[in-house]
Context: one part of a larger RNA
Molecule: small-subunit ribosomal RNA, 3' major domain
Organism: uncultured bacterium
RNA sequence: UGACGGGGACCCGCACAAGCAGCGGAGCAUGUGGUUUAAUUCGACGCAACGCGAAAAACCUUACCAGGCCUUGACAUCGAGUGAAAGUCCAAGAGAUUGGACCCUCCUUCGGGACACGAAGACAGGUGCUGCAUGGUUGUCGUCAGCUCGUGUCGUGAGAUGUUAGGUUAAGUCCUGCAACGAGCGCAACCCUCAUAUACAGUUGCCAUCAUUCAGUUGGGAACUCUGCAUAGACUGCCGUGGUUAACACGGAGGAAGGUGGGGAUGACGUCAAAUCAUCACGGCCCUUACGGCCUGGGCUACACACGUGCUACAAUGGCUAUUACAAAGAGUUGCAAUAUGGUAACAUGGAGCGAAUCUCAAAAAGAUAGUCUCAGUUCGGACUGUGGGCUGCAACCCGCCCACACGAAGUCGGAGUUGCUAGUAAUCCCGAAUCAGCAUGUCGCGGUGAAUACGUUCCCGGGCCUUGCACU
Numbered sequence: 001u002g003a004c005g006g007g008g009a010c011c012c013g014c015a016c017a018a019g020c021a022g023c024g025g026a027g028c029a030u031g032u033g034g035u036u037u038a039a040u041u042c043g044a045c046g047c048a049a050c051g052c053g054a055a056a057a058a059c060c061u062u063a064c065c066a067g068g069c070c071u072u073g074a075c076a077u078c079g080a081g082u083g084a085a086a087g088u089c090c091a092a093g094a095g096a097u098u099g100g101a102c103c104c105u106c107c108u109u110c111g112g113g114a115c116a117c118g119a120a121g122a123c124a125g126g127u128g129c130u131g132c133a134u135g136g137u138u139g140u141c142g143u144c145a146g147c148u149c150g151u152g153u154c155g156u157g158a159g160a161u162g163u164u165a166g167g168u169u170a171a172g173u174c175c176u177g178c179a180a181c182g183a184g185c186g187c188a189a190c191c192c193u194c195a196u197a198u199a200c201a202g203u204u205g206c207c208a209u210c211a212u213u214c215a216g217u218u219g220g221g222a223a224c225u226c227u228g229c230a231u232a233g234a235c236u237g238c239c240g241u242g243g244u245u246a247a248c249a250c251g252g253a254g255g256a257a258g259g260u261g262g263g264g265a266u267g268a269c270g271u272c273a274a275a276u277c278a279u280c281a282c283g284g285c286c287c288u289u290a291c292g293g294c295c296u297g298g299g300c301u302a303c304a305c306a307c308g309u310g311c312u313a314c315a316a317u318g319g320c321u322a323u324u325a326c327a328a329a330g331a332g333u334u335g336c337a338a339u340a341u342g343g344u345a346a347c348a349u350g351g352a353g354c355g356a357a358u359c360u361c362a363a364a365a366a367g368a369u370a371g372u373c374u375c376a377g378u379u380c381g382g383a384c385u386g387u388g389g390g391c392u393g394c395a396a397c398c399c400g401c402c403c404a405c406a407c408g409a410a411g412u413c414g415g416a417g418u419u420g421c422u423a424g425u426a427a428u429c430c431c432g433a434a435u436c437a438g439c440a441u442g443u444c445g446c447g448g449u450g451a452a453u454a455c456g457u458u459c460c461c462g463g464g465c466c467u468u469g470c471a472c473u
Stems, first nucleotide, its partner, number of pairs: 002472001004469002007467002010464004015457002019421005026312008034303002042053002064298007073123001077122002081117003087102006106113002125287002128285003134281002136276003139272001141270001146185006152161003165176003191264004196232003200228003206221002210219002235258001238252005314414001318373007330361003335354002340349003380411001385406007427449003431445003
């Protein structure tokens, strides 16, 4: 100087408290450990691994295992030489592959080139090891308010000062003081988005006035909604009180919005030899008829068990039936697919329209209205199982999703303990997208309905600043 203290003072954070909903008990989904296995590929391990890499494991993916094959190789460059190659068909085979038949070339500056075969060899190849040799990227403390430098001054020196102090702030934010005076990286602002208004623009969007129609359907309109673009607007600007005539705090006015308006992007110096050699790159080491390459089948989906994260429930603020409203954000040509028809349905047939403010996905659901059930393992709950079907796809046995009928398990609110959340939030209810042939309770988004509580900072956890002790540096 730091680090540390079951030392002190001050401050902050859903950290506690006050509340609401959960998890921990049940069934299932999913990840992990363990066990098993020929293989159950590999990585990630307190917070900061465990619905994580994986925004899709039937084949492929795939790295694992068994078996069948190849050895200049699936891929790149150089290469004596050869001429086709590719494609289609037939045969053998699980296929890789092998044999046969058909077909027989393009450009050219005539040197050759493209493409393929091909001897020998240089070499290729490795998801093999080392993240404790590395780059790059990422997590975390933490969006915490810190981390430093120049000159000067003080100290023999390591260093100190500035950065401490009194106030204040979300903030090393600002003010005042001061042997300091300045500056840099951070903070804030500049960026995006939501909330208000105005101007301009009106098609595919809109419809107040005038006609018209089943219907903004058509004529028409440019007001409104909305969309696009450009401006304005919020700055403690104004008033009052307090305060050191300060920074600022509290209250008020006006205002769509008020004191950082809400949300996002943005992550200082550094810490953890943190994570990643399996995204990629790369040093070193190792393999080279194999630790490389191709194929078929299997495995990654196993199952006495344990844990994490979720979904569905245990019901009447509910279940079921019928009727009836109101979104936003997205996606669509190898695509989204309407009306219609068949089927109880999944779906099928068929195909209008739409490269989309035009057409389609598309029904929003919770809600409202009416009826029924009457507290029960039930008209709750839906696991499991049987049968019959549908879809995708060479192919659903291992191992997909969906529909119908039947079957109808546990579960009556969950021990110790533990998680999230302060407002359009929690809770609850639908919708969409990426991945994708198919497969969503996951992930990322969108809107609808819409709370309770916060006295306070003694305590638990984490963090900041000053100070003190110190056997550590």